[in-house]
């Protein structure tokens, strides 16, 4: 130059919703280079042309012109089985057609090399092999995307292709496709597979196979068998480089590698030694295909980091009930052995056969066999001896509960934790840190993301009365569903047979690397398509029958079933007319209204209009909405019965249509009463309500829209099956019966269902048919769109946000301005007080240096306090003490005890003097007192506690076993009917029992009887006083205090089953619990108290401890409890006189007598008490005075003298006395005791204490009443029931507007951006067609050229879509304890609700 290959291999998933893809078919509608094979050929000419040579242009790609030359390069002519066309014959299938055979026509071939072998060329067939086309199924979301299409559908003709076809082009027809989802939007490479799961299923398409796409966006061909071609061309666009500015050049989604993006993802290695590929004949060459290395604990799989023995159960460490105990722990030290791994030293492969070359054998060659050589990247690897040596080798999570594993420290709603539920506000096993411990471990957590668990999309395998869900009701096209008999038929559907269903992969069994991951191998298996042969119960299709479904006829009947029509009467209003006066209406009361211009009332007559009492019911018709005087006319259904007539004609029922309460809208009447809106009165903080008093629309008629309701049986329609009672409408038989038989309306229940309420032949039971709806609250039936509508506004209907709950039935409480029963000094019926005044006392507040702390509605406030001038005291100010003020143990000292000085306020500090008692002689008393232990705290926390108190409440209830019912809370017992003070007792009951409460049993007391008689009593008897139980005596009586008796509805009568109840019962001191006391169930108030005590943890230690002195707790504008005294004649005063209980007394009570006006003093007798003593009771009687008043009332306040008590009366005692003589004349709103020896009056007395601020609190006795109809009402209670959206539990729940932050969301005048579409308008490169005067050695080829025609990509337009962003603007949601009402849960205070 020529062949040949670059279409394979390699990457990569944009786009693709499609014959891509997977499966199966077809092509009689095709093509295959090299490879096999099968038959035949290869004859003759012939001109170029590149490379080399020369010569020019250019920065550079590059590129021009000459001159020569070859071929298996091109070209011309021959030869044709064989292609084409065209005639005929024969034959077959599968419509079109196919195969075969003869015959005319026309065009069409080759190529050599190399010579021994051999490798090549040409035509035709035929296989392989790879393709290519067409079809049937299959294949994701959205209808808020419903119509979509002009080359669209189809025909004919011709092009055009390897080959069918509208594939292209002319013509002619008007088709085609779509609710079995066409069109459009978004969105995706398909598939074997792979993860998950019991399985159906869901997710997903990394790594490996197969198909397709794709090569910087786009659009073109060209070469070639094959490409419209990753490392090829040309074009048009972006983007990059290099330029000499004239112009070129590029394409890593191959290997490496580089840079950006990111949370993230590796070497610019080594070989062609296997394996595969391309070319040569071959030797070889190429191969980032591949094999090797290397980097990532990314995965999967093995190894390993010691083994065994070792308790003084060491030491540190933490924990704790801390002289000591547990854990860490045989765990470690120590002794014994072991050596895998690593280390070191030494050896050392398999993968390798073959092509090659030298030999040998088969008769030589081809060609086989066969024997030698020769080739390894990984690699001196793996693997194998030898050595020394426990030597080289353990993290991570978690520990409240799901869920395996605990403690202390620190923090104190902080700081953090958190997969749910949640932890954390001073005793955190949840948060940080330790020490333990639990579970994987060369890994362990975390995050992402599927799949399961979740039957929570339910095909396997779900629901719709009330939890989300039946469509407001019927007609009815399509669709899905269908009675009985026979026969065909064999599509569904069952059986056997063949094809296919790629390999990898997954499961089974064996096998190879030491063994496993990991590779081989064989086997089921691939549930799936296709075909074929055969079955016929069912289903489907076809023929023919047949009456049980279902209509249809004929005769009854039945109803507020629909339409139009006339007609009634009562009552409301209004008008006239009369009668007739002064109010009338209306309400919780009341005003507004109306009324003397004659209303309301009454009669008479008129006049409109809407509704139909009585019957009327649990009643009756209708598809539902609905229908209600009474006739008449049209109409419609529904029952029964007859068994005449058709013969399956049925049933649902998406879209469709129709009908549809009230409201509302349109036009036109009509309007009597009601009566939105609206006006006024009234209520009320307020009242745009509820209540009155008017009063427009509308309510009614016609004719036309709306089309919704809690349009509810919250229950879709249709068939058939399952026990019964009991009322009733309305047929029929009918033996007249509580009969028998349909169809309806309703009540009870079996079975059986259900979460349960409850449903139960009228199912919500048990099957079947179709049909509508559900998938967590909100946000919402709300935005946008779309359709409807005159309009309200309906129907369709979302996201984003944002909660961890919203809900359904039931059970327990509680609660309720729900209902029944029933108690309480609750009321009411009495009698007497607070509230007013002055004081006393307590709190609050204020002062203050401090006025210490607590108590705080009932349940604090004359309370802790049963006793504040110091003490107390805890407070304040000041001065001192620090192992301290007490107490225990204690070596010891032995006078420090005592007395006494200085300083001070003392407390202290600092001094002197001083040798004490007792003694058994050991010591003891006092007193001091080192060192160590235990200091102390009225400092916080009653919300860490014990223990003790109050309250509901001395109310009658709270429980429990065991049975029973209930899925389960839970219920039953305990309710019920009766009774009681009572859950007290009777009877009934699926309940039987029991236990804490109730009552009883304890103590006074109220009667008697006994024993017992001193201090007490004193009847008789006696002594003695002036008189007295004074004295002897006595025990009768009082009366002491110890034992008994008494009372139990036991007796009587009624009433009643009984329990009990009733009686002016009887008896009795006393009657139905005689009367007061102790005595307080589970449990409720985080109820009180850390200042009676105890005690946990925290805080404090020259102070928050402790000692002293002074002062404070007693202040004072002022508010409030809780008392005392009064205001007066039932009284004040003064004189006489009289009778009590209970009590206290030794640092004590203190007589008698004397003094004081007294408070008191003096005296001391007696008494450790029935002995003396406080000790006088007072009211009361009896008598006098006062005379109605700020008093002869009251007595505060003040001043003066004084007594007691105590270191000490200043602050800050009580108490006489004599002087002052305030307020206040009975008490607003309101409120509290009290039911008999009580209220109310009245004095006495004791704790406590030196006194006393005690009028206070505990006792005690004198005098001594009045009402209770009665349960309507306040309060509290206690049962039963109801209804709750309360469960901190009504002082609970809860809504909406506004206010203030955050978040996301819709309109929004606009404004950017995006993809597709349509139109016009220019058009590269290229195709095809015309032309082709120029070119070429060819000249019937072939090109350049010009031109029509389609095209990539550009501009320009008008419009839809989407998706961002916007002044403003609309509601939504979440936030702290805002604001402003109380709408909703109860009968929520006006029933709610649609």
């Nucleotide at each position: 130059c020529g062949g040949c290959g670059c279409a394979c291999g390699g990457g990569u998933g944009c786009g693709u919703a499609a014959c891509a893809u997977g499966u199966g078919u077809g092509c009689a509608a095709c093509u295959u280079a090299c490879c096999u094979u099968u038959a035949u050929c290869a004859g003759g000419g012939g001109g170029a042309u590149a490379g080399c040579c020369c010569a020019g242009g250019g920065a550079a790609a590059c590129u021009u012109g000459g001159a020569u030359u070859a071929a298996u390069a091109c070209c011309c002519c021959a030869u044709a089985a064989c292609a084409u066309a065209u005639u005929u014959g024969a034959u077959g299938g599968c419509a079109u057609c196919g195969u075969u055979a003869a015959a005319u026509a026309u065009u069409g071939a080759a190529a050599a090399c190399a010579u021994u072998a051999g490798u090549g060329g040409a035509u035709a067939g035929a296989g392989a092999u790879a393709g290519g086309c067409a079809c049937g199924c299959a294949c994701a979301a959205g209808a808020u995307u419903a119509g979509c299409u002009a080359g669209u559908u189809g025909g004919c003709a011709c092009g055009g292709u390897a080959a069918c076809g509208g594939c292209g082009u002319a013509c002619c027809a008007a088709g085609g496709c779509g609710a079995u989802g066409a069109u459009c939007u978004a969105u995706a490479g398909g598939g074997g597979g792979c993860g998950u799961g019991a399985g159906a299923g869901c997710g997903u398409g990394a790594a490996c196979c197969c198909c397709c796409a794709c090569a910087c966006g786009g659009g073109u061909a060209c070469u070639g068998a094959g490409a419209c071609a990753c490392g090829g061309a040309c074009c048009c666009g972006a983007c990059u480089c290099c330029u000499a500015c004239g112009g070129g050049a590029g394409g890593c989604a191959g290997c490496a590698g580089u840079a950006a993006g990111g949370a993230a993802u590796a070497u610019u290695g080594g070989a062609c030694a296997a394996u595969g590929g391309a070319g040569g004949g071959a030797a070889c060459u190429c191969u980032g295909a591949u094999c090797c290395a290397g980097c990532c604990a990314u995965c999967c799989c093995g190894c390993g980091u010691g083994u065994a023995g070792g308790a003084a159960g060491a030491c540190a460490g933490c924990c704790c009930u801390a002289u000591g105990g547990g854990u860490u722990u045989u765990a470690a030290a120590c002794u014994a052995c072991u050596u895998u791994u690593g280390c070191a030293a030494g050896g050392g492969a398999a993968g390798a056969a073959a092509a090659g070359u030298c030999g040998g054998c088969a008769u030589u060659a081809a060609u086989g066999c066969u024997g030698a050589u020769c080739u390894g990247a990984c690699g001196g690897u793996a693997c194998c001896u030898u050595g020394a040596g426990a030597a080289u080798a353990a993290g991570c999570a978690c520990c409240g509960g799901c869920u395996a594993a605990c403690u202390c420290c620190g923090u104190g709603c902080c700081a953090g934790c958190a997969g749910c539920c949640g932890c954390g506000g001073u005793a955190a096993u949840a948060c940080g840190g330790a020490g333990g411990g639990u579970g994987c471990a060369a890994g362990c957590g975390u995050u992402a993301u599927c799949c399961g668990g979740a039957a929570u999309u339910a095909c396997u395998g779900g629901g719709u009365u009330u939890a989300a869900a039946g469509g407001g009701u019927g007609c009815g096209c399509a669709g899905g569903c269908u009675g009985u008999u026979a026969c065909g038929u064999a599509a569904g559907u069952c059986a056997g047979g063949g094809g296919u269903g790629a390999a990898a992969g997954g499961c089974a069994u064996g096998a190879g690397c030491u063994a496993a991951a990991c590779u081989g191998a064989u086997g089921a298996a691939u549930u799936g398509c296709c075909u074929u042969u055969g079955a016929u119960a069912c289903u489907g299709c076809g023929u023919a029958g047949c009456u049980a479904g279902a209509a249809u006829a004929g005769a009854g009947u039945u109803g507020a079933g629909g339409a139009u029509a006339g007609c009634g009467g009562a009552a409301u209003a209004u008008a006239a007319c009369a009668u007739g006066u002064a109010g009338c209406g209306g309400u919780g009361a009341a005003a507004u209204g109306c009324a003397u211009a004659g209303a309301u009332a009454u009669g008479u007559u008129a006049u409109g209009g809407a509704a139909c009492a009585c019957c009327a019911a649990u009643u009756g018709c209708g598809a539902a909405g609905g229908c209600a005087g009474c006739u008449a006319u049209c109409u419609a259904g529904g029952c029964u019965u007859u068994a005449a007539u058709u013969g399956a004609c049925g049933c649902u029922g998406a879209g469709g249509c129709a009908c549809g309460a009230a409201a509302g809208c349109g036009u036109g009447g009509g309007g009597a009463g009601c009566g939105a809106a609206c006006a006024g009165g009234a209520u009320u903080a307020g009242a745009u309500a509820c209540c009155c008093u008017g009063g427009u629309a509308g309510u009614c008629c016609a004719c036309g829209c709306c089309g919704u309701a809690a349009a509810c049986g919250a229950u879709g329609c249709u068939a058939a099956c399952u026990c019964g009672a009991u009322g009733u409408u309305u047929g029929u038989g009918u033996u007249a019966g509580g009969c028998a038989u349909g169809a309806g309306c309703a009540u009870c229940c079996a079975a059986g269902g259900g979460a349960a309420a409850c449903c139960g032949u009228u199912a919500a039971g048990u099957u079947a048919g179709c049909c509508a709806c559900c998938u967590g609250g909100g946000g919402a039936g709300u935005a946008c769109g779309u359709u409807c509508g005159c309009a309200a506004g309906a129907a369709u209907g979302a996201a984003a946000c944002u909660c961890a709950a919203a809900g359904g039935a039931a059970u327990u409480g509680a609660c309720g301005g729900g209902g029944g029963u029933c108690c309480g000094c609750a009321c009411a019926a009495g009698c007497g007080g607070u509230g007013g005044a002055g004081c006393a006392u307590g709190u609050g507040g204020u002062u203050u240096a401090a006025u210490u702390c607590g108590a705080u509605g009932a349940u604090a406030c004359g309370c802790g306090a049963g006793g504040a001038a110091c003490c107390u005291u805890a407070c304040c100010u000041a001065g001192g003490c620090u192992a301290g003020a007490a107490u225990g143990u204690g070596a010891g000292u032995g006078u420090u005890a005592u007395c006494u000085g200085g300083u001070g306020a003392a407390a202290g500090c600092u001094g002197g003097a001083g040798u004490u008692c007792c003694u058994a002689c050991g010591g003891g008393a006092c007193a001091c007192g080192a060192a160590a232990c235990a200091a102390g705290g009225u400092g916080c926390u009653g919300c860490a506690u014990g223990g003790u108190u109050g309250u509901c409440g001395u109310c009658a209830g709270c429980u429990c076993g065991u049975g029973c019912c209930g899925u389960g809370a839970g219920g039953u017992g305990u309710u019920g009917g009766g009774u009681u003070a009572a859950g007290u007792c009777c009877c009934g009951c699926a309940a039987c029992g029991a236990g804490c409460g109730c009552a009883a049993c304890c103590c006074c007391u109220a009667u008697c009887u006994u024993u017992a008689g001193u201090u007490g009593c004193u009847a008789a008897c006696a002594g003695g006083u002036a008189g007295u139980g004074u004295u002897g005596a006595g025990g009768a009586c009082u009366c002491u205090a110890g034992a008994g008796a008494g009372a139990c509805u036991g007796c009587c009568g009624g009433c009643g089953u009984a329990a009990g109840c009733c009686g002016c019962g009887a008896g009795g001191a006393a009657g139905g619990u005689g009367g007061g006391g102790a005595u307080g169930a589970c449990g409720u108030c985080a109820a009180a108290u850390c200042a009676u005590c105890a005690u946990g943890g925290c805080c404090u230690u020259u102070a928050u401890g402790c000692c002293u002195a002074g002062g404070g707790c007693u202040a004072c504008a002022c508010a409030c409890g809780u008392g005392c005294u009064a205001c007066a004649a039932u009284g004040g005063u003064c004189g006489g006189c009289a009778c009590a209980g209970a009590g206290g007394g030794a640092a004590g009570c203190g007589a008698a007598g004397c003094u004081g006006c007294g408070a008191a003093g003096u005296g001391g007798a007696g008494c450790c008490a029935a002995u003396c003593u406080c000790a006088a009771a007072a009211a009361g009687c009896c008598g006098a005075u006062c005379c109605c008043a700020g008093u002869u009332c009251g007595g505060a306040u003040u001043g003066g003298a004084g007594u007691c008590u105590g270191c000490a009366a200043c602050u800050c005692g009580a108490c006489u006395c004599c002087a002052u003589g305030a307020a206040g004349g009975u008490g607003g709103a309101a409120u509290c005791g009290c039911u008999a020896g009580u209220a109310a009056u009245c004095g006495c007395g004791c704790a406590u204490c030196a006194g006393c601020c005690a009028u206070g609190g505990c006792g005690c006795g004198g005098u001594g009443a009045a009402u209770a109809c009665g349960u309507u009402c306040c309060c509290g209670g206690a049962c039963c029931u109801u209804g709750u959206a309360c469960a901190c539990a009504c002082c609970g729940c809860c809504c909406g507007u506004c206010a203030a932050g955050c978040c996301a969301u819709g309109g929004g005048a606009g404004u950017u951006g995006g993809g597709g579409g349509u139109a016009c308008c220019u058009g590269a490169a290229g195709a095809u067609g015309g032309u082709g005067a120029c070119u070429u050695a060819a000249a019937g080829g072939g090109g350049a050229g010009c031109u029509a025609u389609c095209u990539a990509a550009g501009g320009u337009a008008a419009a839809a879509c989407c998706a961002g962003u916007a002044a403003c603007u609309g509601g939504g949601g979440c936030u702290a304890a805002g604001u402003c009402g109380u709408a909703a849960c109860a009968a929520g205070g006006u029933a709610g609700c649609c």
RNAcentral holds the sequence, with entries from Greengenes.
This is a predicted structure of a 1394-nucleotide RNA (small-subunit ribosomal RNA) from an uncultured bacterium.
It matches the Rfam family "Bacterial small subunit ribosomal RNA".